[in-house]
RNA sequence: GCACCCGUAGUUUAAUGGAUAGAAUGAGGGAUUCCGGUUCCCUUGGUUACGGUUCGAUUCCGUACGGGUGUA
Numbered sequence: 001g002c003a004c005c006c007g008u009a010g011u012u013u014a015a016u017g018g019a020u021a022g023a024a025u026g027a028g029g030g031a032u033u034c035c036g037g038u039u040c041c042c043u044u045g046g047u048u049a050c051g052g053u054u055c056g057a058u059u060c061c062g063u064a065c066g067g068g069u070g071u072a
Base pairs, nucleotide, nucleotide: 001071002070003069004068005067006066007065010025011024012023013022018055026044027043028042029041030040031039048064049063050062051061052060
């Protein structure tokens, strides 16, 4: 250089073009406890960027950016 794959909460991840983008874990607060752990309840936080298609895009298309694999 060329080909292919991937990009979603701090982390691991789910989501047939239509659900309030869901869960686990983490963090903060509370209950429980003499204190801590465990357990339970509440809160918190996300679609890499720009453009296009569509009534509607995390999903489809293009470009860019980042990561990975193969190849000379």
Transfer RNA from a Paludibacteraceae bacterium, 72 nucleotides, folded computationally. Model confidence (mean pLDDT): 80 of 100. It matches the Rfam family "tRNA". It is annotated as a transfer RNA.